[in-house]
Molecule: transfer RNA
Organism: Minisyncoccota bacterium
RNA sequence: GGGCCUGUAGCUUAAUGGUAGAGUGCUGCAUUCGCAUUGCAGUGAUGUGAGUUCGAUUCUCACCAGGUCCA
Numbered sequence: 001g002g003g004c005c006u007g008u009a010g011c012u013u014a015a016u017g018g019u020a021g022a023g024u025g026c027u028g029c030a031u032u033c034g035c036a037u038u039g040c041a042g043u044g045a046u047g048u049g050a051g052u053u054c055g056a057u058u059c060u061c062a063c064c065a066g067g068u069c070c071a
Base pairs, nucleotide, nucleotide: 001070002069003068004067005066006065007064010024011023012022013021018054025043026042027041028040029039030038047063048062049061050060051059
């Protein structure tokens, strides 16, 4: 320098173009003499920018970051 793959919550991950869910974590409450467990409630995400579309996590392009292969 070129080809390919990936990018969603702190972490692991789902989602036929039609209100982004779950587990775990974190916070609070209840439970306990206390801790743990358990229950309830809450918190928090589509890498960036354009394009197509009535509507984009999803399709297209560029860029960024990571991985892998070739040179």